Small-subunit ribosomal RNA from a metagenome, 1470 nucleotides, folded computationally. Rfam family: Bacterial small subunit ribosomal RNA. The prediction has a mean pLDDT of 84.
RNA sequence: GAGGUGGAAAUAGAAGUGAGUGGAUUUUACUGAUAGUGGCGCACGGGUGAGUAACGCGUAGGUAACCUGCCCUUGAGUGGGGGAUAACCACGGGAAACUGUGGCUAAUACCGCAGAUCUCAUUAUUUCAUAUGAAGUAGUGAGCAAAGAUGGGGAGCACUUCGGUGCCCUGUCGCUCGAGGAGGGACCUGCGUCCUAUUAGCUUGUUGGUAGGGUAACGGCCUACCAAGGCGAAGAUGGGUAGCUGGUUUGAGAAGAUGAUCAGCCACACUGGAACUGAGACACGGUCCAGACUCCUACGGGAGGCAGCAGUGAGGAAUAUUGCGCAAUGGGGGAAACCCUGACGCAGCGACGCCGCGUGAAGGAUGAAGGCCUUCGGGUCGUAAACUUCUUUUUUCGGGAAACAAAUGGCAACGGUUAAUACCCGUUGUAGCUGAGGGUACCCGAAGAAUAAGCACCGGCUAACUCCGUGCCAGCAGCCGCGGUAAUACGGAGGGUGCAAGCGUUGUUCGGAUUCAUUGGGCGUAAAGCGCGUGUAGGCGGCUGGCUAAGUCGAAUGUGAAAUCCCGGAGCUCAACUUCGGAACUGCAUCCGAAACUGGCUAGCUUGAGUGUCGGAGGGGAAAGCGGAAUUCCUGGUGGAGCGGUGAAAUGCGUAGAGAUCAGGAAGAACACCGGUGGCGAAGGCGGCUUUCUGGACGACCACUGACGCUGAGACGCGAAAGCGUGGGGAGCAAACAGGAUUAGAGACCCUGGUAGUCCACGCUGUAAACGAUGGAUACUAGGUGUAGGAGGCAUCGACCCCUUCUGUGCCGACGCUAACGCAUUAAGUAUCCCGCCUGGGGAGUACGGUCGCAAGGCUGAAACUCAAAGGAAUUGACGGGGGCCCGCACAAGCGGUGGAGCAUGUGGUUUAAUUCGAUCAACGCGAAGAACCUUACCUAGGCUUGACAUGAUAGUGGUAAGAAGGAGAAACCCUGAUGACCUGAACUUGUUCAGGAGCUAUCACAGGUGCUGCAUGGUUGUCGUCAGCUCGUGUCGUGAGAUGUUGGGUUAAGUCCCGCAACGAGCGCAACCCCCGCUAUUAGUUGCCAGCACUUCGGGUGGGAACUCUAAUAAGACUGCCGUCGAUAAGGCGGAGGAGGGUGGGGAUGACGUCAAAUCAUCAUGGCCUUUAUGUCUAGGGCUACACACGUGCUACAAUGGGACAUACAGAGGGAAGCAAGACCGCGAGGUGGAGCAAAUCCCUAAAGUGUUCCCCAGUACGAAUUGCAGUCUGCAACUCGACUGCAUGAAGGCGGAAUCGCUAGUAAUCGCUGGUCAGCAACACAGCGGUGAAUACGUUCUCGGGCCUUGUACACACCGCCCGUCACACCACGAAAGUCGGCAAUACCCGAAACCGGUGGCCUAACCCGUAAGGGAGGGAGCCGUCUAAGGUAGGGCUGGUGAUUGGGGUGAAGUCGAAACAAGGUA
Repeated sequence: GAGGUGGAAAUAGAAGUGAGUGGAUUUUACUGAUAGUGGCGCACGGGUGAGUAACGCGUAGGUAACCUGCCCUUGAGUGGGGGAUAACCACGGGAAACUGUGGCUAAUACCGCAGAUCUCAUUAUUUCAUAUGAAGUAGUGAGCAAAGAUGGGGAGCACUUCGGUGCCCUGUCGCUCGAGGAGGGACCUGCGUCCUAUUAGCUUGUUGGUAGGGUAACGGCCUACCAAGGCGAAGAUGGGUAGCUGGUUUGAGAAGAUGAUCAGCCACACUGGAACUGAGACACGGUCCAGACUCCUACGGGAGGCAGCAGUGAGGAAUAUUGCGCAAUGGGGGAAACCCUGACGCAGCGACGCCGCGUGAAGGAUGAAGGCCUUCGGGUCGUAAACUUCUUUUUUCGGGAAACAAAUGGCAACGGUUAAUACCCGUUGUAGCUGAGGGUACCCGAAGAAUAAGCACCGGCUAACUCCGUGCCAGCAGCCGCGGUAAUACGGAGGGUGCAAGCGUUGUUCGGAUUCAUUGGGCGUAAAGCGCGUGUAGGCGGCUGGCUAAGUCGAAUGUGAAAUCCCGGAGCUCAACUUCGGAACUGCAUCCGAAACUGGCUAGCUUGAGUGUCGGAGGGGAAAGCGGAAUUCCUGGUGGAGCGGUGAAAUGCGUAGAGAUCAGGAAGAACACCGGUGGCGAAGGCGGCUUUCUGGACGACCACUGACGCUGAGACGCGAAAGCGUGGGGAGCAAACAGGAUUAGAGACCCUGGUAGUCCACGCUGUAAACGAUGGAUACUAGGUGUAGGAGGCAUCGACCCCUUCUGUGCCGACGCUAACGCAUUAAGUAUCCCGCCUGGGGAGUACGGUCGCAAGGCUGAAACUCAAAGGAAUUGACGGGGGCCCGCACAAGCGGUGGAGCAUGUGGUUUAAUUCGAUCAACGCGAAGAACCUUACCUAGGCUUGACAUGAUAGUGGUAAGAAGGAGAAACCCUGAUGACCUGAACUUGUUCAGGAGCUAUCACAGGUGCUGCAUGGUUGUCGUCAGCUCGUGUCGUGAGAUGUUGGGUUAAGUCCCGCAACGAGCGCAACCCCCGCUAUUAGUUGCCAGCACUUCGGGUGGGAACUCUAAUAAGACUGCCGUCGAUAAGGCGGAGGAGGGUGGGGAUGACGUCAAAUCAUCAUGGCCUUUAUGUCUAGGGCUACACACGUGCUACAAUGGGACAUACAGAGGGAAGCAAGACCGCGAGGUGGAGCAAAUCCCUAAAGUGUUCCCCAGUACGAAUUGCAGUCUGCAACUCGACUGCAUGAAGGCGGAAUCGCUAGUAAUCGCUGGUCAGCAACACAGCGGUGAAUACGUUCUCGGGCCUUGUACACACCGCCCGUCACACCACGAAAGUCGGCAAUACCCGAAACCGGUGGCCUAACCCGUAAGGGAGGGAGCCGUCUAAGGUAGGGCUGGUGAUUGGGGUGAAGUCGAAACAAGGUA
């Protein structure tokens, strides 16, 4: 332990049987696996970029100073020996990793020996090359080799375990020594290769030599000795950053940025050090040591290194699968089969990129529905959809189906090799095998529009527009900038535009950016010329020859890897992609040539430069001396009250005698006049006179040298004033300081004093708007006119004048330049050379560092952060406590007022239920030319809700609409309600019906709003201002804005006119034309007029007249027309004549372009918003009329130029029918009664001041009239709040008005009355008109205000009511300093010192070789020990650098804080 047995099955099992199978041991063979010895490989391939600023890389060369396994070619050889050792066995140690001792054994493992090329030494010699030497030839001496494996063969020989083995022949693969090649490597060199000077000195094996060692090889590579060198401003040393390149990207290029993928090189492999092995390493998946970390542990000790492929964690905004295969290509091993290969080939994930394709096509208008907009008509999404007809890429399903595969090996043939037809090698042929991707690409068939569109933007740049919401909120934004109630800018929607399987954002690079400028910039004023000179290095450099060939130019050769880019082809259906050929790689090197230019060498020249001679000019410098005037002080005399100072004063000085004046004296400083855009000097700067010393420039004439020159980084010197040190000096002046003023304050301006300082000597400082804001040199490029120095010429007796020339210094100007202004032979022009400097404003010429200085401070000189400007020149305006000219009742000269009083009226304020609203130089007697109700908009109360008013729709309604009368009520309104309709048409019964309209009721659209916004608007108006301005066309000038015209000289009221003029013309304004007034004429003659005539009631009343006045139409007149004079012969001014009027005759109307977001939504109109039983509408009452107060405009006064009384004269212009109203009567009067006349040149309203006479007599009155009381009149529904007027009584303030301020220049001011509108009446003293009477004054333009023109300055343009500065206070941000504190980096000195190499020792150990018979010894080797060197570590003091730090410093930023007022104008003190 099968079968047999049970059970449906899964499956179960006692006992027994035992087909078969397995295990162990021994031997041989085969196969497979595995350990070990040995060989080769592991230094390739793959990854990463930490380090490296370097011969690391790139490029071109060198090695006569080198190495090279495997591979290729070629020569020679491969003889003969020896001793071990893994594995294995035995016994141990250890947890493990691992390891010890003893024993056995093999090799292509290891070790001697022989001898050859060969190497080395040496001798002779040849050729070549030369800084060294190289290649040979011939000798002599010394030294170094080897290994076998396997296939085939058949004679012979030897051995045999009878299988064979060896010898022998032969093939293949090896092995050894040479020679050469190819490929690879090593070393050396020229050139190139980032930033920083706030890194300027570095270096001791350092630089070189000699000798030795070491290496594959040269070499301080190492050692000893000797010398003292070497590197550096053309950037050494230090610090920071970084792999380099082909290339990539941008760019027209030059260049800039970059170094993923692919390719070449380098470096690295946990960090640091080290060697071993090897052909090659100081070795990614090797070793040793040290360190950090992780893991295992029995605590003794061990193990590890993904920057290989996947994968995990962490970090991060973010980056993939623990896939398949060696089928292809390539690599390693092997004779080969074959094995290995996360190289590689494929697949997976990711729209990450590039390329291609699709999401359908054709038709389709009722222009559907719906959305959005709307001027309500419509438009648009839009042929879009629906719908009809097609197509099928893609999708899904089914079927078919590639290429990548050719070899090796097998077989066959032929050739070669060989003794050989074996074997082996080569060629040809042949049959087959091998596919990860993958049943993938591709093809065919079927179905069906089926499965497939988003993102950003729409203010300008920049393609694309409306509505709603929001209301400086929410938000947007690349820049400019949007948003505060009409947002194309925010959010949403509709529509549109762009791109599209993508779109947008963010980051980065280049471009634009000529914005670091080589191509290709600048520096007077925009940023920028060193303060000036001398001069080193460097750069640049005159004329003529010769030589050279470095630069330069040309030809050729080599190289410039491949890939990439470009051109032409080819292959995937196209393309991306791949691939072939070409071109290109702009570079470097070598060689040959050219010789004009540059350089080099050489020979000359004289014009650049310099020297000599003669001459004059000069505040050039240094030192010494001298002089007079003035100031101050001192002494003395005279004298007697002030002086001084200012806008005005005061402080101060003075009776102790000032100031003034005279005389004398002292001291210091500065040098009047001359004196001048004149002189000299490099600049700073220099000024009385004389002397001494001394520098430079200039002129003339010749002579000499012979390029000696120009510039100039560093360097050195000079360098105003102030300041500092030491010592003098100190008259005047004068920071600080003190006092007096001014002022809100006044730490200022002004005044009185006054110390440093100013002066001298000697040092220091080293800066200035050190400016011509202009570096130096040379050459060239029209002139004119001054001035300084010199020379020459003509002429002359001589001097001027004049002409020429050199040097300096000014002005004006041509070309040219410039952004303009301007510059212009003294350039800012045209060119060359050299130096310095700039690159937006602020932070900031600051911080830190360095350096100089006694200090003050100087030189060098950033960043963070912040802004979108800062700046220049010019233009137009506006403004100025800038200038010039001119005008205006602007001032002045006058007259009269206001401001003081009372009242009226308007406003502010206050009050109130409300005191409706608007209006502020330009509101305030204004809207309002009429608030008791109404008006009325406000308040209180009560009502109405399709409404007080309009239009439309639907439905209803004849007892309907309307409505007498009544009730309640404050009324509106509510309730009741007699009576009771209208128009049109039709029909017929002729007064009824029907239909329509009107009316009414209900409902719905809508009405209504003096509600908001005048900052959404139209219209109208004010103001500057009746000021003289504002513009245009063409032309011209300017880059332009703009200018010119229009400015200038005159003149005017005037941009009025004349003249001139790069302007010529024109328009709106001015003026004129229009109206009124002033003279005359003509015409006309009622209602107006009346000279003459007539009548008369005496009144133009009547007849009459048409002359006059007047009326109202038309004419005329006035134009500087005439004369004189002035002027420019003009315009025009002045004067005169004539004339009614004279220079716009007087007045009015008339208001340019524009300004003020001026006023008005309440005249009206109107967008938008708001309201809709109320913010609409009706009604009653109240309010707009309030009243401590303030202001404006008026009236009346304060009196005698007046007031009262009486008498009396003269206007104009208006108005009048619900009107004006006469005469008459009544009333004191307001007024009443009544009513002629008049729709008006007819009637009415209708004068006062004045004049005459008289009273008052200077006073709160016979002035003044408020206020109050009483009584009335009128209007009106109604006079309480709240009318006007009248009478009587009352009789306030007020006696001419402070500061201030207004009007007016002639029929004006002043004064006097009259009329009208509105209106029932009236607060009207207002307003608009009318006439009567009727002045004064104007020298003049200094001043005030306003305006015009020209000019000037400007940091203003919202335009001076502008702009703007600093402290302080608050918030935020970055930075500096800081007692310190915590790190990092590289050095220095010393200590310690692992491993390893090397050296020494080697007494301990030791197979091969040598000596020896042996024992033993030797050579050699090793452990150990010692030493040199040294990583890491430690100690010490320093260096550099970073973080942090109480506190502190300034800086920046921030809608409305505080204080002042510094700047911009003459900024109010330039």